Context: one part of a larger RNA
RNA sequence: GAACGAACGCCGGCGGCGUGCUUAACACAUGCAAGUCGAACGCGAACGGUUUCUUCGGAAACUUAGUAGAGUGGCGCACGGGUGAGUAACGCGUAAGUAAUCUACCCUGAUGUUUGGGAUAACAAUUCGAAAGGAUUGCUAAUACCGGAUACGUUGAUUUAUCAAGAAAGAUGGCCUCUUCAUGAAAGCUAUUGUGCGGGGAGGAGCUUGCGUACCAUUAGCUAGUUGGUGGGGUAAUAGCCUACCAAGGCAACGAUGGUUAGCGGGUCUGAGAGGAUGAUCCGCCACACUGGAACUGAAACACGGACCAGACUCCUACGGGAGGCAGCAGUGAGGAAUAUUGCGCAAUGGGGGAAACCCUGACGCAGCGACGCCGCGUGGAUGAUGAAGGCUUUCGGGUCGUAAAAUCCUGUCAGAUGGGAAGAAAUGUCUAUGUGCUAAUAUCACUUAGAUUUGACGGUACCAUCAAAGGAAGCACCGGCUAACUCCGUGCCAGCAGCCGCGGUAAUACGGAGGGUGCAAGCGUUGUUC
Numbered sequence: 001g002a003a004c005g006a007a008c009g010c011c012g013g014c015g016g017c018g019u020g021c022u023u024a025a026c027a028c029a030u031g032c033a034a035g036u037c038g039a040a041c042g043c044g045a046a047c048g049g050u051u052u053c054u055u056c057g058g059a060a061a062c063u064u065a066g067u068a069g070a071g072u073g074g075c076g077c078a079c080g081g082g083u084g085a086g087u088a089a090c091g092c093g094u095a096a097g098u099a100a101u102c103u104a105c106c107c108u109g110a111u112g113u114u115u116g117g118g119a120u121a122a123c124a125a126u127u128c129g130a131a132a133g134g135a136u137u138g139c140u141a142a143u144a145c146c147g148g149a150u151a152c153g154u155u156g157a158u159u160u161a162u163c164a165a166g167a168a169a170g171a172u173g174g175c176c177u178c179u180u181c182a183u184g185a186a187a188g189c190u191a192u193u194g195u196g197c198g199g200g201g202a203g204g205a206g207c208u209u210g211c212g213u214a215c216c217a218u219u220a221g222c223u224a225g226u227u228g229g230u231g232g233g234g235u236a237a238u239a240g241c242c243u244a245c246c247a248a249g250g251c252a253a254c255g256a257u258g259g260u261u262a263g264c265g266g267g268u269c270u271g272a273g274a275g276g277a278u279g280a281u282c283c284g285c286c287a288c289a290c291u292g293g294a295a296c297u298g299a300a301a302c303a304c305g306g307a308c309c310a311g312a313c314u315c316c317u318a319c320g321g322g323a324g325g326c327a328g329c330a331g332u333g334a335g336g337a338a339u340a341u342u343g344c345g346c347a348a349u350g351g352g353g354g355a356a357a358c359c360c361u362g363a364c365g366c367a368g369c370g371a372c373g374c375c376g377c378g379u380g381g382a383u384g385a386u387g388a389a390g391g392c393u394u395u396c397g398g399g400u401c402g403u404a405a406a407a408u409c410c411u412g413u414c415a416g417a418u419g420g421g422a423a424g425a426a427a428u429g430u431c432u433a434u435g436u437g438c439u440a441a442u443a444u445c446a447c448u449u450a451g452a453u454u455u456g457a458c459g460g461u462a463c464c465a466u467c468a469a470a471g472g473a474a475g476c477a478c479c480g481g482c483u484a485a486c487u488c489c490g491u492g493c494c495a496g497c498a499g500c501c502g503c504g505g506u507a508a509u510a511c512g513g514a515g516g517g518u519g520c521a522a523g524c525g526u527u528g529u530u531c
Stems, first nucleotide, its partner, number of pairs: 001531004006527005013377006019370002021335001026333003030330003035075003040072002043069001048063006082288003091213008101205003106201003111196003114148004123138006154165005170193006179186003214260003221251003226248008263285004267278004290311004313324004341367001343366003349363001350361004380410004390401004414472001416467005424458001429453005435447003475520005480501003486515005496503002
């Protein structure tokens, strides 16, 4: 000199864009943060309203409504969001391999979608418990579950062209051309979608390897599943991954083993560079989710807001027993020099579910707080010498603050008031018209084009115009040398200053005050850390 997720002191007008627990991976009150689908399925209220009856207490029917709701089932919950405790490691970075592998949803092109069955939740009745939560009996559906048929490829067996095993689920809209019944419908036709089996793709994941990846030798030897082989098991897959047996190997001064510290990278800071330091925000990867462990489901987890066991802690209890996990967003206590709102909205972007409408989304978009950082703007402009008053100083003549003020003439940025007022909105859906395709069809459905309509949290914000008014807006540090900037008074080795040299003991440009000056400026200094 530059930099910072900074803190502290004094001071503080406005705006834009960023950024904000670096400490206790300490403990957490409260609310929200993952649901959705009735076009998979069976059930199914109430309040209110109307009418009728009435012993005036009430009862019934219709409606509310096939709505609310819970349940079965599907998909999602492995993404998104947080943190950096652990980890010196194929964890990360980079370059390869996988003929040793997997892949739900998506795209693509083939092929199939046949025939049966028994349950169960919800619900009802009874019942246990303080609660959390159960138990028994009975009823019912499915794209839930289980058989049979068929099966290109798949798997297994072997005679290598044969045998055996092994799938599936329907739903919605429309129609009467064909078939069956006959006003019209479905077991028929048709459109869309789902579903089974394998092929390819895309994206994703697992595993293996070369090289690189902190300090200590005041850590020198380490290792029995250890190193390799065979048989068996196991995995999607290779492998001591596991197991039985056999052999005795394997690593190490090119640093094994042990200890300490640490998430890694893109990057960031500094520097002419080489390098050094660092890993906040943003992006990629990894690890973790109160602590430890072992699993289930699933395409994928050994799963932050799932389940089980153990532990510590907190809470409820009728003492028998139960409940919980903010390193999600806000917020609280504690710790600390120190770090924000228990805000608004799904309008946009993105994600989950759904055919869609739509629902959910503390992701995200916005707003609030903090000069925490960077950038921009302002605090007025011109004229104005009786060089006013006043302060300071003086050699008492004057000098200086100083064109500075006053005064005169202007301007109107920002802040204030009034009025107008956006872009961000593209879609989707609906309606009308239009054409194309499927089709028996002018239904329906899918698609093209045109028009109309519908959607804004921010926000009456940005911006624009008008009004009034110089009116509301300057401080901080320093002035001995380094280092830009000097005098007076007070003090008298005292009080004090200080980054280094050093100042102060009666004329202190170095302490304290004042006047003046210098440097930065809505900031200025100090402290800490890095180069």